[in-house]
This record gives sequence, structure tokens and C1' cells, in this order.
RNA sequence: UCGUGCUGGGCGGGGUGCUAGGGGUGCCCUGAACCCGAAACCCUCUAGAUGCGGGGCCGACCCCCCGCCUGAGGGCUCCCGAUGGUCGGGCCAGCACCGGGCACGUGGUGUCGAAGGCCGGGUCCUGCGCGGCGGGACGCCGUGAAACGGGUCAGGUCCGGAAGGAAGCAGCCCUAAGCGGUCGUUCCCGGGUGCCGCAGGGAUGCCUGGCUGGAGCCAACGACCCGGCACGCGCCGGUUGUCGGAGUUCGAAGGCGGGGUGCACGA
Repeated sequence: UCGUGCUGGGCGGGGUGCUAGGGGUGCCCUGAACCCGAAACCCUCUAGAUGCGGGGCCGACCCCCCGCCUGAGGGCUCCCGAUGGUCGGGCCAGCACCGGGCACGUGGUGUCGAAGGCCGGGUCCUGCGCGGCGGGACGCCGUGAAACGGGUCAGGUCCGGAAGGAAGCAGCCCUAAGCGGUCGUUCCCGGGUGCCGCAGGGAUGCCUGGCUGGAGCCAACGACCCGGCACGCGCCGGUUGUCGGAGUUCGAAGGCGGGGUGCACGA
């Protein structure tokens, strides 16, 4: 140096979760890597823990170890920023809301005449009147008494010798109270009565007419100023989540450099 047979070892690793702790099953990352079986009120182990049971392949070539660089992804801190949920506050008062002011802007209005001034009318109050409505009275019409209203009273009755006289039912006529109706240049009373009339008053708020006057007026919206209110938003404080950044930690995989790599037999 070569051949044969072995042995170590290899046939994936990591994060998280679970656990007193190490692994595995779960989830995730990496990326390509024997097969079968069980594993969450779980399986297996104990700092000699980096799985368990059964089978297969390779075998010191791979592999493995050390250092540096890059670095998927995860954990933690709660340091910074953004953002969502939720609880609270009323110191602030930005928005919103309420009240007032101003007249810078927009707008409207005004020489087809603004503000201001003067006079009047309406709306308001009081009194009187007129009308209307309702009620009543009076007048008029109708009706209205079996007896206790009237007139006339057939028949009949009574008095009388007679002449004559008396009371009086029915009928007819009339009337009282009452009932009903109707109309009225009539009278009285009343009101949730009137585009009504007259007189007086009051208020200056609103509407309106006239005269005067001769250029402003209004304040709807925006801006600005003052005061208030409230917790809807903002704001402030607490708490919780998400995303990004920072720090820290674990770290697959890749790259570079260095080192190590066993035993037996035979030639």
C1' cells in the first nucleotide's frame, strides 16, 4: 500500500410546547433524509438522561470533532414606535354642543331709496251701539171642562088652576189654566257670538301705510373674540392584543480554515 472480516458510528437536524428534568409522539422551521409497531388523564429514560420494541443497509470511504463567517425560524425583555379592544378621568378645552359679540370673507338686501327720525292703522284692553244666535214674555192661530166654567138649552123634570115661571142633561157655540204651532220695524235676558260700527285707553313687542332722510343694513355660513356645558370624539392615565424596530437567547442549513479517524488476519 492492497484484500477480507469486524467494531465505533451512520441512515437527518433544530425551535416551541409538555416535564422536576432529558428525549419521543403534537405544532413550526430547515430541506430530501431505511422499513414496521405503540405513545396525551401519553410513551421511554435519569445530569452516564439527547427516546422505546422489532427488522434491514452501509461501514472506517463517508462520517465525526474544533474555530470563524453568513444565517431560515422560534423564545424572552417590555426598551422604542404605530395601531386595535377595554376600563377610568375631567386638570386641559382641540372638535362637537349652547349663549353672546364682531363685521374680515362668502351670501342676501338697499339710490326701484338702507339706518335713523316723525305721524298713523292693525294686533291688545274698556265702554256704548248694531247684527246674528239661543231662551223667555207679549201678540196671533189651533186645541182645550163627564161633574165641580159660560151662553143657548130639544126631550124630559119641578112650581102653578091657568097665564107663566124655575133648575138644567145631551147636542151646538164659546172660554180658563194647560198643550201645540206661527210670525213679529215689539220687549227682556244670555254668550266660547261678529273679516260690524262709534268713542276712549294702553303698549311699544310684531305686522303694516305715509312723510322725512340720503348710504347703509342683515348676521345665514366660514374666520376671529368672550363665557358656559359635557364626556360623543380628541386628550390624559391604567390594562390587554397585533405589527414593526432594538436588545438578548436558542439555532436548522450553507461557506471557509484546521485537526483526528480503530481492531484482527492474509498478501
This is a predicted structure of a 267-nucleotide RNA (Bacterial large signal recognition particle RNA) from an Actinomycetota bacterium.
NCBI's taxonomy places the organism under Bacteria, Bacillati, Actinomycetota.
Of the family's consensus pairs, 89% are formed in the model.
It matches the Rfam family "Bacterial large signal recognition particle RNA". Rfam describes the family as follows. The signal recognition particle (SRP) is a universally conserved ribonucleoprotein involved in the co-translational targeting of proteins to membranes.
The coordinates come from a structure-prediction model, not an experiment, and the mean pLDDT is 76.